[in-house]
Molecule: RNase P RNA; transfer RNA
Organism: Clostridiales bacterium
RNA sequence: AAAGUCAAUCGGGCAGUCGCGGCGGACCAAAAGGUCCGACGAGGAAAGUCCGAGCAUCGCAGGGCAGGGUGCCGGAUAACGUCCGGCGGAGGCGACUCCAGGGAAAGUGCAAUAGAAAUAAACCGCCGCACUUUUUGCGGUAAGGGUGGAAAGGCAGGGUAAGAGCCUACCGCGCCGGAGGCGACUUUGGCGGCACAUGUAAACCCCACCUGAUGCAAGACGGAAUAGGAAAGCACUAUGGCAGCGGCCCGCUGCGCUUUCGGGUAAACGUCGCUUGAUUCAUAUAGCAAUAUAUGAACUAGACAGAUGGCUGCCUAAAACAGAACUCGGCUUACGGAUUGGCUUUACAC
RNA sequence: GGCGGUAUAGCUCAGUUGGCUAGAGCAACCGGUUCAUACCCGGUUUGUCGUUGGUUCAAAUCCGACUACCGCUACCA
Numbered sequence: 001a002a003a004g005u006c007a008a009u010c011g012g013g014c015a016g017u018c019g020c021g022g023c024g025g026a027c028c029a030a031a032a033g034g035u036c037c038g039a040c041g042a043g044g045a046a047a048g049u050c051c052g053a054g055c056a057u058c059g060c061a062g063g064g065c066a067g068g069g070u071g072c073c074g075g076a077u078a079a080c081g082u083c084c085g086g087c088g089g090a091g092g093c094g095a096c097u098c099c100a101g102g103g104a105a106a107g108u109g110c111a112a113u114a115g116a117a118a119u120a121a122a123c124c125g126c127c128g129c130a131c132u133u134u135u136u137g138c139g140g141u142a143a144g145g146g147u148g149g150a151a152a153g154g155c156a157g158g159g160u161a162a163g164a165g166c167c168u169a170c171c172g173c174g175c176c177g178g179a180g181g182c183g184a185c186u187u188u189g190g191c192g193g194c195a196c197a198u199g200u201a202a203a204c205c206c207c208a209c210c211u212g213a214u215g216c217a218a219g220a221c222g223g224a225a226u227a228g229g230a231a232a233g234c235a236c237u238a239u240g241g242c243a244g245c246g247g248c249c250c251g252c253u254g255c256g257c258u259u260u261c262g263g264g265u266a267a268a269c270g271u272c273g274c275u276u277g278a279u280u281c282a283u284a285u286a287g288c289a290a291u292a293u294a295u296g297a298a299c300u301a302g303a304c305a306g307a308u309g310g311c312u313g314c315c316u317a318a319a320a321c322a323g324a325a326c327u328c329g330g331c332u333u334a335c336g337g338a339u340u341g342g343c344u345u346u347a348c349a350c
Numbered sequence: 351g352g353c354g355g356u357a358u359a360g361c362u363c364a365g366u367u368g369g370c371u372a373g374a375g376c377a378a379c380c381g382g383u384u385c386a387u388a389c390c391c392g393g394u395u396u397g398u399c400g401u402u403g404g405u406u407c408a409a410a411u412c413c414g415a416c417u418a419c420c421g422c423u424a425c426c427a
Stems, first nucleotide, its partner, number of pairs: 001346010012315007020041002023038006043321001047332002050330005055215004062250004067211005072086005087101001088099004102206002107204002109200003123145002125141006153171002156168003172194001173192008219272004229261006241255005279298008351423007360376004369407001378394005400416005
């Protein structure tokens, strides 16, 4: 210098002017309200609503079933399917990246087409025997061919009529030990010639762990109201009936029940929930890190037809994705561009 | 704001323990019939199964992300 890889920060600024939102202060007004001044006023994703919580309501008492979710190991956290550090596997020369990564010897299902055969084997081939000119028949054989995503461990040597874990070495697999590690796992020794052992669990299922439901249009208070009635039908003293408990059962609670007619009423009301919070920033300490602890400082939108904008000038250009609606922690997706740092490979120079 | 669902031919719809070339009706096109048109008869064409990644030998179907559309939900009783 080029190519690459990982991470962090920013997401227009300044000035003038005209507006908008909720606050605070002053003044005017009987009140409703008005005028002036002041500081503040969208995001890294506010998005998708995919996970996890706070909070609120439902009689979630309790037990069980069903359903749903997660899935290598250790840690972090309020919690998580998130994050950090490792292990194993895959890709890359490398920095580095990716993995829904438990169990297929508990059981069930499925594996189309092709192929002789799909979890069970003789189509071709090879070898032996019979017959023999060939064809053919019987038997042996999974080394070779062919089909398939997958064909009964791989490879080399021995062995054999031809072959075959039939035998042997190495590798793989299974079982039992040793050493290291908290652990996943790594390494090493012995045994088994390899059997009921192919794949699929983002098929049912098994194992371990987690899980009540509904979402701020949750809900609370104020205001208004749920009033008083009529008719019909059924039941009427019991191991029963009906209703409720928001998937079901046990269980619990209550009691006449059901249907029809008829009735009240304001407006998609006001206030609260509504922003001080697992908050943000700085420093120190502990830790590889995620993160935790301590000290100090800060208050930074809160609407309910819904504000956060327009114009002018300068800064080379102002042009990306995009707009809070109860609040947090994550993930995912969208995004023109600017800046900074670590590391890798190649080339050149010293 | 919150919650739920749908997407298959030009239109309306089928298609589930994942399997061969994804079907049906209407429409369109060609031929026949008719003087001609319609009806009728025979035949033919048409699909990135919304898009994109993954699991699997194999995906319309199973899983994730995205896109478009539709529906429900606001006092008391």